[in-house]
C1' cells in the first nucleotide's frame, strides 16, 4: 500500500427498513438451620461521523479498531 469480513448488554450470540431479542453473568426475594442448585422479577447494549428514507441494527460514504488474503 490494495482486496475482502467484522463491530450489537459485563460476555457469547440473533435480528437483512417500521414494538432490539435469547443465553451465561449481575442484583432483590422465595423455597433451605446454612450453602449450593432451583424458581420469580429486575439490571443492562446498536464503535465515531455524516448521507438516503416517513422510519436505519440494517441500505450509501468517511473515520477508528480488529482478523483475513494479495504485494
Nucleotide at each position: 500500500g490494495g482486496g475482502c469480513c467484522c463491530a450489537u448488554a459485563g460476555u457469547a450470540u440473533a435480528a437483512u427498513g417500521g414494538g432490539a431479542g435469547u443465553a451465561c453473568g449481575u442484583a432483590u426475594c422465595g423455597u433451605u438451620c446454612g450453602c449450593a442448585a432451583c424458581g420469580a422479577u429486575a439490571u443492562g447494549g446498536u464503535g465515531u461521523g455524516g448521507g438516503u428514507u416517513c422510519g436505519a441494527u440494517u441500505c450509501c460514504c468517511a473515520c477508528u479498531g480488529g482478523g483475513u488474503c494479495c504485494a

This is a predicted structure of a 71-nucleotide RNA (transfer RNA) from an Elusimicrobiota bacterium. Its mean pLDDT, the model's own confidence on a scale to 100, is 84. The sequence is in RNAcentral, with records from ENA.